[in-house]
Bacterial RNase P class A from Oceanisphaera sp., 386 nucleotides, folded computationally.
RNA sequence: GGAGUUGGCUGGGUAAUCGCUGCUUUGUCGUUGUGCCUUCGGGCAGACGGACAGAGGGGAGGAAAGUCCGGGCUCCAUAGGGCAGGGUGCCAGGUAACGCCUGGGGAGCGCGAGCUCACGACCAGUGCAGCAGAGAGUAAACCGCCGAUGGCUCGUAAGAGCACAGGUAAGGGUGAAAGGGUGCGGUAAGAGCGCACCGCGCGUCUGGCAACAGUUCGUGGCACGGUAAACUCCACCCGGAGCAAGACCAAAUAGGCCUCCAUGGGCGCGGCCCGCGCUGGAGGCGGGUAGGUUGCUUGAGCCAGUGAGCGAUUGCUGGCCUAGAGGAAUGAUUACUAAUCGAGCUUGCUCGAUACAAAACCCGGCUUAUAAGGCCAACUCCCACC
Numbered sequence: 001g002g003a004g005u006u007g008g009c010u011g012g013g014u015a016a017u018c019g020c021u022g023c024u025u026u027g028u029c030g031u032u033g034u035g036c037c038u039u040c041g042g043g044c045a046g047a048c049g050g051a052c053a054g055a056g057g058g059g060a061g062g063a064a065a066g067u068c069c070g071g072g073c074u075c076c077a078u079a080g081g082g083c084a085g086g087g088u089g090c091c092a093g094g095u096a097a098c099g100c101c102u103g104g105g106g107a108g109c110g111c112g113a114g115c116u117c118a119c120g121a122c123c124a125g126u127g128c129a130g131c132a133g134a135g136a137g138u139a140a141a142c143c144g145c146c147g148a149u150g151g152c153u154c155g156u157a158a159g160a161g162c163a164c165a166g167g168u169a170a171g172g173g174u175g176a177a178a179g180g181g182u183g184c185g186g187u188a189a190g191a192g193c194g195c196a197c198c199g200c201g202c203g204u205c206u207g208g209c210a211a212c213a214g215u216u217c218g219u220g221g222c223a224c225g226g227u228a229a230a231c232u233c234c235a236c237c238c239g240g241a242g243c244a245a246g247a248c249c250a251a252a253u254a255g256g257c258c259u260c261c262a263u264g265g266g267c268g269c270g271g272c273c274c275g276c277g278c279u280g281g282a283g284g285c286g287g288g289u290a291g292g293u294u295g296c297u298u299g300a301g302c303c304a305g306u307g308a309g310c311g312a313u314u315g316c317u318g319g320c321c322u323a324g325a326g327g328a329a330u331g332a333u334u335a336c337u338a339a340u341c342g343a344g345c346u347u348g349c350u351c352g353a354u355a356c357a358a359a360a361c362c363c364g365g366c367u368u369a370u371a372a373g374g375c376c377a378a379c380u381c382c383c384a385c386c
Base pairs, nucleotide, nucleotide: 001382002381003380004379005378006377007376008375009374010373012337013336014335015334016333017332018331020059021058023056024055025054026053027052028051029050030048031047034045035044036043037042061356065367066366068365069364070363071362072361073242074241075240076239085238086237087236088235089234090104091103092102093101094100105119106117107116108115109114120233121232125231126230127227128226142172143171144168145167146166149165150164151162152161153160154159180198181197182196183195184194185193199222200220201219202218203217205214206213207212246294247293248292249291256285257284258283259282260281261280265279266278267277268276269275301320302319303318304317305316306315307314308313339354340353341352342351343350344349345348
């Protein structure tokens, strides 16, 4: 100098004017559930769930998003256990919890820094495997090889021939996959059939909390084939609904219950009498609705220092308060200016562009989006020079 890897930061700034929405405060008006005084008209003080005006101060994000996981909180349900259903799945740790994070193991990729992985079990059972191929699962004979043995033919015989029975997985071919590899022996030809070495399984030993690794020793001729985001088995976890949760206050209208008044009229019990039922008025009670208040932002909080830990994380000390709206505010304009990119030419000026997206009970994660880009730290590889 070039090419990369990992982690983090930034997501323009300043000022003025006009607006929006909470909070605090001041003033004026209003109201009366409060207190005092009263000549009963009201007055004073206070309060406010009220209105207006002024002042001060606060007001979106790294993802506020998707609503995919996990929790807090709230209500409902709930003895305990099981079934069903759903989820997770190497090991250890962190955490309120997780499908998240950290560290480690294994497998794969990369020269490397590093990256990726639902990564338990198919010697419990069941299922599945297109095409090709003779054969795809306690194997298979298409080509090839053999034909010792039996058979047939020839031959006096030794023997030769045929390739009918049969043997054979060493070689060819098919396939993602054909049931360890190399060599020697062996054989009719072959074959873990035998042996040596390598590899593999099981047990043991050693290291490690463990996943696992090593291979000390023994043992088995030796794969027990693949597939579980196939059923399944094993281990662990999970009650449901959600702030439109829930709590409080509470009209109008209609209906309900109770008490009192009226018992006159009307209607019904097919005509009449009695009687009964419905229909009336006043007051009270309780439930629900509209509406209002609350839940609501002080919290697994943030910042700094320091201790423990490889780390995720956590202990202690000090400091700080940082949106709480409710069809939903957080905006607009102007000026100056920073950075980058593009265009133009007078070559240092002019013009233009600058994202994704925006709280809604609150947190922890994951995922996805993000213009022009920029900056910082650690590390890797290549080239050149000393």

RNAcentral holds the sequence, with entries from ENA. It matches the Rfam family "Bacterial RNase P class A". Its family is annotated with ribonuclease P activity, dimeric ribonuclease P complex and tRNA processing in the Gene Ontology. RNAcentral records the identical sequence in 2 taxa.